[in-house]
This is a predicted structure of a 94-nucleotide RNA (c-di-GMP-I riboswitch aptamer) from an uncultured Rhodospirillales bacterium.
RNA sequence: UCCCCGAAACGGCAAACCGCCGGAAACGGCGGGACGCAAAGUCACCGGCCUAAGACCCCGCGGAGGUGAGGGUUACGGCAGCGGAACCACCGAA
Numbered sequence: 001u002c003c004c005c006g007a008a009a010c011g012g013c014a015a016a017c018c019g020c021c022g023g024a025a026a027c028g029g030c031g032g033g034a035c036g037c038a039a040a041g042u043c044a045c046c047g048g049c050c051u052a053a054g055a056c057c058c059c060g061c062g063g064a065g066g067u068g069a070g071g072g073u074u075a076c077g078g079c080a081g082c083g084g085a086a087c088c089a090c091c092g093a094a
Base pairs, nucleotide, nucleotide: 005092006091012037013036017032018031019030020029021028022027035081041087042086045084046083047082048079049078050077054074055073056072057071058070059068060067061066
């Protein structure tokens, strides 16, 4: 010096919940707030999970156009605090 590892120290991030805003929703942003986190920093590449506006199919109503807080499938919408991979990174005991 580097890798593994994670005692100590300086600090860091911020779950649920609440308020406001955006969104069809999942969810995101800001403020408050701390459950926790040694990568709870970045990244949607792989797997997984969430949502379904639109589209398609079915059902009901209607002569039809259409219509129903009806049902199903679907991501180009999301989740990095689900796991893996990649990249960057503070400190230094055993």
It matches the Rfam family "c-di-GMP-I riboswitch aptamer". From the family's description: GEMM was predicted in a large-scale screen for bacterial structured RNA regulatory elements. The sequence was found by an Rfam model in a public genome assembly. The coordinates come from a structure-prediction model, not an experiment, and the mean pLDDT is 90.